[in-house]
Molecule: transfer RNA
Organism: Orycteropus afer afer
RNA sequence: GAUCCAGUGGCCUAACGAAUAAGGCAUCAGCCUCCAGAGCUGGGCACUGUGAGUUCAAGUCCCACCUGGAUCA
Numbered sequence: 001g002a003u004c005c006a007g008u009g010g011c012c013u014a015a016c017g018a019a020u021a022a023g024g025c026a027u028c029a030g031c032c033u034c035c036a037g038a039g040c041u042g043g044g045c046a047c048u049g050u051g052a053g054u055u056c057a058a059g060u061c062c063c064a065c066c067u068g069g070a071u072c073a
Stems, first nucleotide, its partner, number of pairs: 001072007010025004027043005049065003053061001
């Protein structure tokens, strides 16, 4: 330098172009307990790497860039 893949809460993983972006772990509060843990109930946390475009509608499609990885040179 070229090609390909990936980027979504604190962490991990989903989401045929369409309804309030889903689940697990962690965390916070409550119940329970002498206390803690386990269990149960509830809450908060992602406008999806950045920008622009297509579309009635974009996490998803197109383009550029950024970051990481793989292969080739």